A computed fold for a 132-nucleotide RNA from a soil metagenome, annotated as c-di-AMP riboswitch aptamer (ydaO/yuaA leader).

[in-house]
RNA sequence: UGCCGAAUCCCGAGUCCACCGGACUCGAGAGCGGGGGAACCGGAUUGUGGGGCGAAUCGCCGGACGGUGUCGGCGUAGCGCAGCGUGUUCAGCGCGAGCCCGUCAGCUAACCCCGUAGGCCUCAGAGGAGAG
Numbered sequence: 001u002g003c004c005g006a007a008u009c010c011c012g013a014g015u016c017c018a019c020c021g022g023a024c025u026c027g028a029g030a031g032c033g034g035g036g037g038a039a040c041c042g043g044a045u046u047g048u049g050g051g052g053c054g055a056a057u058c059g060c061c062g063g064a065c066g067g068u069g070u071c072g073g074c075g076u077a078g079c080g081c082a083g084c085g086u087g088u089u090c091a092g093c094g095c096g097a098g099c100c101c102g103u104c105a106g107c108u109a110a111c112c113c114c115g116u117a118g119g120c121c122u123c124a125g126a127g128g129a130g131a132g
Stems, first nucleotide, its partner, number of pairs: 002120003008030002011027007031116006041106001047103001049104001050101004058075005078095004084132001088129003
């Protein structure tokens, strides 16, 4: 300067500092995001439990294997990629994880609750075409 993501902004208090500005912590708001929750509708099948956040599902092969613990590869649903924004298309480069609830949740007005983190790029063609 930018990217993934909801994860930004403002106010008050406290602490600290290189001090008229900034950093961190706490609290309360705005914005953004998520969950629960009637009627109507939809339905049933709960032990091989069920469900939520997220793009992150599904399949095949191999290794290890007394038990426990533990791994790799190839694809794939799907997802992301900057010098103005958006949509379409071609090519290229990546991701395709992890965590949570705790026997319980369809949709769902009113209403209630929760989150507002973390992680990356560094002059690399971050490419081409069309419309605005």

The prediction has a mean pLDDT of 76.